[in-house]
Context: one part of a larger RNA
RNA sequence: GCCUACGAGUUGCUCCUGUCCGGCAAGGUUAACCCGUUCAGCGGGGGAGCCGGAGCGAAAGCGAGUCCUAAUAGGGCGUGUAGUCGGGCGGGGCAGACGCGAAACCUUGUGAUCUACCCUUGGGCAGGUUGAAGUUGCGGUAACACGCAAUGGAGGACCGAACCGAUAAACGUUGAAAAGUUUCCGGAUGACCUGAGGGUAGGGGUGAAAGGCCAAUCAAACUGGGAAAUAGCUCGUACUCCCCGAAAUGUUUUUAGGAACAGCGUUUCUACGUAAUUUUACCGGAGGUAGAGCUACCGAUUGGGUGCGGGGGAGUCAAAUCCUACCAAAUCCAGACGAACUCCGAAUGCCGUUAAAAUGUAGGAGCAGUGAGGCUUUGGGUGCUAAGGUCCAAGGCCGAGAGGGAAAGAACCCAGACCAUCAGCUAAGGUCCCCAAAUGCAGUCUAAGUUGAUCUAACGAGGUCCGGUUGCCCAGACAGCUAGGAUGUUGGCUUGGAAGCAGCCAUUCAUUUAAAGAGUGCGUAACAGCUCACUAGUCGAGCGGCCGGGCGUGGAUAAUAAACGGGCAUCAAGACUGCUACCGAAGCUAUGGACUGGUAGAAUUAUCUACCAUUGGUAGGGGAGCAUUCCAUAGGGGGUGAAUCGGUAAGGUGACUUACCGUGGACCUUAUGGAAAAGCAAAUGUAGGC
Numbered sequence: 001g002c003c004u005a006c007g008a009g010u011u012g013c014u015c016c017u018g019u020c021c022g023g024c025a026a027g028g029u030u031a032a033c034c035c036g037u038u039c040a041g042c043g044g045g046g047g048a049g050c051c052g053g054a055g056c057g058a059a060a061g062c063g064a065g066u067c068c069u070a071a072u073a074g075g076g077c078g079u080g081u082a083g084u085c086g087g088g089c090g091g092g093g094c095a096g097a098c099g100c101g102a103a104a105c106c107u108u109g110u111g112a113u114c115u116a117c118c119c120u121u122g123g124g125c126a127g128g129u130u131g132a133a134g135u136u137g138c139g140g141u142a143a144c145a146c147g148c149a150a151u152g153g154a155g156g157a158c159c160g161a162a163c164c165g166a167u168a169a170a171c172g173u174u175g176a177a178a179a180g181u182u183u184c185c186g187g188a189u190g191a192c193c194u195g196a197g198g199g200u201a202g203g204g205g206u207g208a209a210a211g212g213c214c215a216a217u218c219a220a221a222c223u224g225g226g227a228a229a230u231a232g233c234u235c236g237u238a239c240u241c242c243c244c245g246a247a248a249u250g251u252u253u254u255u256a257g258g259a260a261c262a263g264c265g266u267u268u269c270u271a272c273g274u275a276a277u278u279u280u281a282c283c284g285g286a287g288g289u290a291g292a293g294c295u296a297c298c299g300a301u302u303g304g305g306u307g308c309g310g311g312g313g314a315g316u317c318a319a320a321u322c323c324u325a326c327c328a329a330a331u332c333c334a335g336a337c338g339a340a341c342u343c344c345g346a347a348u349g350c351c352g353u354u355a356a357a358a359u360g361u362a363g364g365a366g367c368a369g370u371g372a373g374g375c376u377u378u379g380g381g382u383g384c385u386a387a388g389g390u391c392c393a394a395g396g397c398c399g400a401g402a403g404g405g406a407a408a409g410a411a412c413c414c415a416g417a418c419c420a421u422c423a424g425c426u427a428a429g430g431u432c433c434c435c436a437a438a439u440g441c442a443g444u445c446u447a448a449g450u451u452g453a454u455c456u457a458a459c460g461a462g463g464u465c466c467g468g469u470u471g472c473c474c475a476g477a478c479a480g481c482u483a484g485g486a487u488g489u490u491g492g493c494u495u496g497g498a499a500g501c502a503g504c505c506a507u508u509c510a511u512u513u514a515a516a517g518a519g520u521g522c523g524u525a526a527c528a529g530c531u532c533a534c535u536a537g538u539c540g541a542g543c544g545g546c547c548g549g550g551c552g553u554g555g556a557u558a559a560u561a562a563a564c565g566g567g568c569a570u571c572a573a574g575a576c577u578g579c580u581a582c583c584g585a586a587g588c589u590a591u592g593g594a595c596u597g598g599u600a601g602a603a604u605u606a607u608c609u610a611c612c613a614u615u616g617g618u619a620g621g622g623g624a625g626c627a628u629u630c631c632a633u634a635g636g637g638g639g640u641g642a643a644u645c646g647g648u649a650a651g652g653u654g655a656c657u658u659a660c661c662g663u664g665g666a667c668c669u670u671a672u673g674g675a676a677a678a679g680c681a682a683a684u685g686u687a688g689g690c
Stems, first nucleotide, its partner, number of pairs: 001690006011095003015092010027051003033045005055062002065077004098236002101233001105226003109222002116200009125190001127159003130155001134151006163187003168183004202218001204214003239625006249262005263370002265367008276359006283352003291344001292342002298338002302334005309327002311324004373398010403414003418593004423589003429583003432567003438580001440579006451569001459554002463551010480538005486511003491505003517532001521530002594615001596613007626679001628676010645662007
């Protein structure tokens, strides 16, 4: 992992509540117990008790009333609608209360054969080395001291086996081993190692102290018990079909992943039905948002005019006074801002009348679930006009929604799946091939494979197409080519020099001219030189400037070659505009069938027929059934073959049922009721097998 079996809303209660069925009814009902009997039963007795029949008040008390009160006022609670007993079912309460699951707490005991420390009594430590004190001898001293040589054999001394330990690495890691092996390593006469016997016990011991150790268990051992502790938490919770169908919000919460009440769902009853609800239209209302505006207020604000006051300067002994490209109140002109400004002011939404259409609406009762929401569009707050961010509001969708499109995809676009069909029409989106349908028509643009992922900017550019406007042009434009481009003069100044061309100045003039600047650029030390403006000739028809628009271009950087879905596509199979046809879904239609609801008719009630509508669905509510085991009553089948198992066929919307064949070898089952240890895919479920 698979298979088989087992495996979770049960049971009790003289409890509460609702609903259905039944009995009796202003009453209903017995409990224990007793008697009888055909004895887990049934029949009879038993009225104790309980509920109802009257309430109000704290109570005395009064009573269809009563309490508050001075009150005959007003108000509160009552009266005016029947209960009770039994059974079934829904829900609650108390119990383990749907099942499994803690870590823990308390309590009775058991443990020091492991290990910690201690006590008693034993045992062990190859070999080698060093050579303390002391002692002796000799020397030495006044005597000591001291020196030398021997002797001696100390030490938590040295090296190193046994023994004890465990430094480093590798191996081992379903091991040879629930801590080892190999090599290296530390101690090895000591605070050493070790045998045997004994002691200390769980909030306790022991600890050269690591929260270490106390039997592979230790920040409180192990075993039994309280005990099915508790678990607002996690997981699991078993057959079918039909109808409806949520929520992720508000308030409060030692509350935030839990609850209570409300909201939203469902079932049932009652009321309404000229009502109520929803939608649309007309009309009548309230309002201060969007926008707009501000010499209409408040606040803020740019430029200018006028300018109180101030600063600075001049002036004087002090001042007056004067000046000011300074600051600037107030006011005027022009411009312009504001969620907490408004002289103004929509759309939508909201309230109401009337009309039309549709179908529900309100209240009571039973049962819930939900109270983590999410994305998207729009209006906002917050944030960075960041976030797949966060907090509100109004829609939509997902949640709980399948189908088609967007290559793929919760939410985007289209569209809401009862079933069947080898029928048709469309939506979004598509029509060269993958791939169903146009290599469609008409007309432009694009040359970048732009198109063609998410995707682009500021800025740049004689890309190209279109439009507008303006200038030049057959009296010859524009471009090219040929020729000229001069003189006063080297203008003046400056300067070493400055001659068109370092720089400064200027009425930058004037002359000759077809035209030619006191000079556009290159150049020289300065000149020279080349060139331009300008002019003529040649040529012969369009040429420039500016503005706007379309499509494209650079800007443009990420790790394998690789981001149109791919092939591929260029008068497209790209972009834009218009048109026609076709494809395309579970949409719509067609044909047949089913469920549910409504209406009508028939039948009479259980049903049938017709028409219309409905039939996605999580949590959840409601309805109808299938299967399993046993019991009661009435039946049936079975050695001429029961159950079981394997298979085939048929029936049923389905759970399932039936028939036949084989297997098997002794029980099985129908109808109507009843009772449950009553349905498994999941719980790291339990046991067994493989």
This is a predicted structure of a 690-nucleotide part of an RNA (large-subunit ribosomal RNA, domain II) from Sphingobacterium sp. FBM7-1. The full RNA is in RNAcentral, with records from ENA. The coordinates come from a structure-prediction model, not an experiment, and the mean pLDDT is 83. NCBI's taxonomy places the organism under Bacteria, Pseudomonadati, Bacteroidota, Sphingobacteriales, Sphingobacterium. Rfam family: Bacterial large subunit ribosomal RNA.